[in-house]
RNA sequence: GCGCGGGUGGUGAAACUGGCAGACACGCCACUUUGAGGGGGUGGUGACCGCAAGGUCGUGGAGGUUCAAAUCCUCUCCCGCGCA
Numbered sequence: 001g002c003g004c005g006g007g008u009g010g011u012g013a014a015a016c017u018g019g020c021a022g023a024c025a026c027g028c029c030a031c032u033u034u035g036a037g038g039g040g041g042u043g044g045u046g047a048c049c050g051c052a053a054g055g056u057c058g059u060g061g062a063g064g065u066u067c068a069a070a071u072c073c074u075c076u077c078c079c080g081c082g083c084a
Stems, first nucleotide, its partner, number of pairs: 001083007010026003019067001027045007046057004060076005
C1' cells in the first nucleotide's frame, strides 16, 4: 500500500429486512432477609438541563440519503487478521 473483520452504557454483549437504542448477563445503588457478613428476594441504574412536569443529546469522528439510520452511501481515526 491492497483486502477482510471490528469500534454500541461502568464491563461482556444484543438489536434479524432501516421502524421504541442498549435486550440478556455481570457490576453498581436502595430497600428487605441475617446478630453480623456472605448468599437470597424486590425495585432501580446512558449523559446533560430542570424543584418538578418535562426537554435535549447519545452507537469511534465528520458529512450525506431517508418520514425515519447502530443498520445504507462518502470521507476519516483507531484495533485485529491476511496479502504484498

The RNA shown here (transfer RNA) has 84 nucleotides and comes from Candidatus Sungbacteria bacterium RIFCSPLOWO2_01_FULL_47_32. Rfam family: tRNA. Rfam classes the family as a transfer RNA. Gene Ontology term of the family: triplet codon-amino acid adaptor activity. It was read from a public genome assembly.